[in-house]
RNA sequence: GCGUAACCAGGCGAUGGAGUCCGCCUCAUAACCGCCACACCGUGGCUGAUGACUCCUACCGGGAC
Repeated sequence: GCGUAACCAGGCGAUGGAGUCCGCCUCAUAACCGCCACACCGUGGCUGAUGACUCCUACCGGGAC
């Protein structure tokens, strides 16, 4: 330095951070990278800061002071 295997672990889940749980991928070649319409190359439109729950931040709507 290369190859194989195991262990420890690591990474990911359409926009930020944290905790818990769940799922997926695996030594990176992967898991992941939203939806709708059209003429599906492309153009236009739409929802959500979560995979789920809770909290914080940002954003949006309403009300009160």